[in-house]
């Protein structure tokens, strides 16, 4: 110079999950709930929904469990768009029952990570003169 391994940092990431000493707080999310509308749909049976970006379809597989490909959503470091590039597509909840929905009404505010991608356009914030 090179490889390969490890430590520090705490600027900050995903998320609704902050802010206050604290509350029948503030603030950000979510869910039931008329009339209009819409929907034919329920029951047999293969039920039905809901938070979330986290669905679908093709193969392969001991048709469990995974694994491989398409699309079709989502992340990447002040904020907003392109392109490119890398990565992820879970998990839980209600319980036969909920379309929208003013009024009302109930419920969350957590958990996990951390040196982790850069080009270009455009908006803001600070400094400094």
């Nucleotide at each position: 110079a090179u490889u390969u391994a490890a430590a520090a940092a705490a600027g900050g990431c995903c998320g609704a999950a902050u802010u206050g000493a604290a509350a029948u707080a503030a603030g950000c999310g979510g869910g039931g709930g008329a009339a209009c509308c819409a929907u034919u749909u329920u029951u047999c049976c293969c039920g039905g929904g809901g938070u979330g970006a986290a669905u679908u379809c093709c193969g392969a597989g001991u048709c469990c469990a995974u694994c491989g490909g398409a699309a079709a959503g989502g992340a990447u470091a002040u904020c907003c768009c392109u392109u490119a590039a890398u990565c992820c597509u879970a998990a839980c909840c209600c319980g036969u029952c909920a379309g929208c929905u003013a009024a009302c009404u109930c419920c969350g505010c957590a958990g996990g990570c951390g040196a982790c991608u850069a080009a270009g356009g455009g908006a803001a914030a600070g400094a400094g003169a």

The RNA shown here (c-di-AMP riboswitch aptamer (ydaO/yuaA leader)) has 129 nucleotides and comes from Syntrophaceae bacterium UBA1163. Rfam family: c-di-AMP riboswitch aptamer (ydaO/yuaA leader). The literature on the family includes a 2004 paper in Proc Natl Acad Sci U S A by Barrick et al., "New RNA motifs suggest an expanded scope for riboswitches in bacterial genetic control". Rfam describes the family as follows. This family represents a conserved RNA structure found upstream of the ydaO and yuaA genes in Bacillus subtilis and related genes in other bacteria. Of the family's consensus pairs, 92% are formed in the model. Lineage of the source: Bacteria > Pseudomonadati > Syntrophia > Syntrophales > Syntrophaceae.